[in-house]
Context: one part of a larger RNA
RNA sequence: GAACGAACGCUGGCGGCAGGCCUAACACAUGCAAGUCGAGCGCUAAGCUUCCUUUCGGGGGAGUGGAGAGCGGCGGACGGGUGAGUAACGCGUGGGAACAUACCCUUUGGUGGGGGAUAACGGUUGGAAACGACCGCUAAUACCGCAUACGCCCUGGACUUUGGUUUCGAUUGGAGCCCGGGGGAAAGAUUUAUUGCCGAAGGAUUGGCCCGCGUUGGAUUAGCUAGUUGGUGGGGUAACGGCCUACCAAGGCAACGAUCUAUAGCUGGUCUGAGAGGAUGAUCAGCCACACUGGGACUGAGACACGGCCCAGACUCCUGCGGGAGGCAGCAGUGGGGAAUAUUGGACAAUGGGCGCAAGCCUGAUCCAGCCAUGCCGCGUGAGUGAAGAAGGCCUUAGGGUUGUAAAACUCUUUCACCGGUGAAGAUAAUGACGGUAACCGGAGAAGAAGCCCCGGCUAACUCCGUGCCAGCAGCCGCGGUAAUACGGAGGGGGCUAGCGUUGUUC
Numbered sequence: 001g002a003a004c005g006a007a008c009g010c011u012g013g014c015g016g017c018a019g020g021c022c023u024a025a026c027a028c029a030u031g032c033a034a035g036u037c038g039a040g041c042g043c044u045a046a047g048c049u050u051c052c053u054u055u056c057g058g059g060g061g062a063g064u065g066g067a068g069a070g071c072g073g074c075g076g077a078c079g080g081g082u083g084a085g086u087a088a089c090g091c092g093u094g095g096g097a098a099c100a101u102a103c104c105c106u107u108u109g110g111u112g113g114g115g116g117a118u119a120a121c122g123g124u125u126g127g128a129a130a131c132g133a134c135c136g137c138u139a140a141u142a143c144c145g146c147a148u149a150c151g152c153c154c155u156g157g158a159c160u161u162u163g164g165u166u167u168c169g170a171u172u173g174g175a176g177c178c179c180g181g182g183g184g185a186a187a188g189a190u191u192u193a194u195u196g197c198c199g200a201a202g203g204a205u206u207g208g209c210c211c212g213c214g215u216u217g218g219a220u221u222a223g224c225u226a227g228u229u230g231g232u233g234g235g236g237u238a239a240c241g242g243c244c245u246a247c248c249a250a251g252g253c254a255a256c257g258a259u260c261u262a263u264a265g266c267u268g269g270u271c272u273g274a275g276a277g278g279a280u281g282a283u284c285a286g287c288c289a290c291a292c293u294g295g296g297a298c299u300g301a302g303a304c305a306c307g308g309c310c311c312a313g314a315c316u317c318c319u320g321c322g323g324g325a326g327g328c329a330g331c332a333g334u335g336g337g338g339a340a341u342a343u344u345g346g347a348c349a350a351u352g353g354g355c356g357c358a359a360g361c362c363u364g365a366u367c368c369a370g371c372c373a374u375g376c377c378g379c380g381u382g383a384g385u386g387a388a389g390a391a392g393g394c395c396u397u398a399g400g401g402u403u404g405u406a407a408a409a410c411u412c413u414u415u416c417a418c419c420g421g422u423g424a425a426g427a428u429a430a431u432g433a434c435g436g437u438a439a440c441c442g443g444a445g446a447a448g449a450a451g452c453c454c455c456g457g458c459u460a461a462c463u464c465c466g467u468g469c470c471a472g473c474a475g476c477c478g479c480g481g482u483a484a485u486a487c488g489g490a491g492g493g494g495g496c497u498a499g500c501g502u503u504g505u506u507c
Stems, first nucleotide, its partner, number of pairs: 001507004006503005013379006019372002021337001026335003030332003035074003040071002043068001047064007081290003090215007099207002104203008112146001114144002121136006152183006159176007188195003216262003223253003228250008265287004269280004292313005315326004343369001345368003351365001352363004382412004392403004416448001418443005426434001451496005456477003462491005472479002
């Protein structure tokens, strides 16, 4: 000098754009943050219409209606948060082969015929609650057989071709094609021209896996390792593999730093620097890991799953003491910690996501608004004329000098702010939270708007008074003990300016 997710002190007019718990991955009151589909299914409250009945309170039947749970499907694996752990194929980069992929696209073939349940519901009943138990009824795109499939999977054989071993007899794999055997599908709906469902192949997308290289410090850490390293058989996985297991061999890693230990999410980038480099990893984007702590699997195309399940633990809450409930590192918000970091706001109008044929519903993603000079950028706090160089202040050699064209005064202007009116684009078939906002027009009046640090040298800027090694200053050198340009005040001056200084950190 530059920079900052900054903080502190003094000060503070407006706008645009951005940013805002770096500390306790500490604990959390309350609300919201993931639902949706009646064009899969059976029920069904209120209301409305109508009929019957009535002791005039009402009761019952039918139709319509559709709140509401329930079964079922898809989505809750995305989106959002955090950085604890991790020195690792975690990340970056470049390769690879033994894989999966819901929804989407293309091609192709099919969608036949049956069955038994169960929730909701009704009845009885347990419990304080959470939540159940028994009996009975019922539906499906829920569930289970059967048929069909030869394209798919498993398997046997013949032929052709090709490779390994070979004692030349054989033996063992790969590919192609042919013939058999076995296994394995489906679901319908409606407003009737759409959309589903099943098998197979291909694509797209996404993901899993392997390898080379790169990726902090410590040797006052020198040896580490038994599923350890390799092989064979078997198992397991979507898939290769000690991934697991039995047996066999005794290997594997390491001064080119194994192991241990400390620290740390990695990267694109960011800051600085002429560069080389150094430091760093907030915001935005990619990847990874985590979801009270530890472990586990279930479901599913996909999880070992933040707002799912089970077990254990710590903590908090409810309880009728028998037993239950919970997880903000989602958005707000609270306590606590801290030098320090915001509203318990609006809207789905746009963009995007889930579900749905759609209308639409949901969406603290997102878009906006609120708070904060936290930063960057822009603008303003007036302009011109004005010497009797007014008054006052300060200094003085008492003549004067300086503050100073500064003020007053006169003549103007109205940016911004303020008041009144008009009023968007963003989105169109329609729909605007922002917002009566931006912008435009009109009005009034210089009116509402300047501070902070410094003045011994480095370093731009000097005098007086007070103080008297005191009080104090200080980045370094150093000032202060009676004329201090260095302390405190004043006048004057210098610098920057809605900021200016200080502190911290990096180059």